[in-house]
């Protein structure tokens, strides 16, 4: 350089007939307990790497760049 798979809350993932993001940990609030851990409840958090185009609508489909991985020179 070529090909290929990735990039979504503070971490790890779903999300693929395009219809407005789910789910564990974490980390807050309550419950319980002499206290704490466990558990169990609850609310919070992501304009989904960038930029642009399709389209009434786009994490979803198309270009262009970034940045990991894995290949093959």
């Nucleotide at each position: 350089g070529g090909c290929u798979g990735g990039u979504u809350g503070g971490c790890g993932a779903a999300g693929u007939u395009g219809g407005u993001a789910u789910c564990g940990c974490a980390g807050c609030g309550g419950a319980c307990u002499c206290c704490a851990a466990a558990u169990c409840c609850g609310a919070a958090g992501a304009u989904c790497g960038a930029g642009g185009g399709u389209u009434c609508g786009a994490g979803u489909c198309c270009c262009u760049c970034a940045c990991c991985g894995g290949u093959c020179a």

A computed fold for a 73-nucleotide RNA from Micractinium conductrix, annotated as transfer RNA.
The coordinates come from a structure-prediction model, not an experiment, and the mean pLDDT is 84.
Lineage of the source: Eukaryota > Viridiplantae > Trebouxiophyceae > Chlorellaceae > Micractinium.
The RNAcentral record of the sequence draws on Rfam.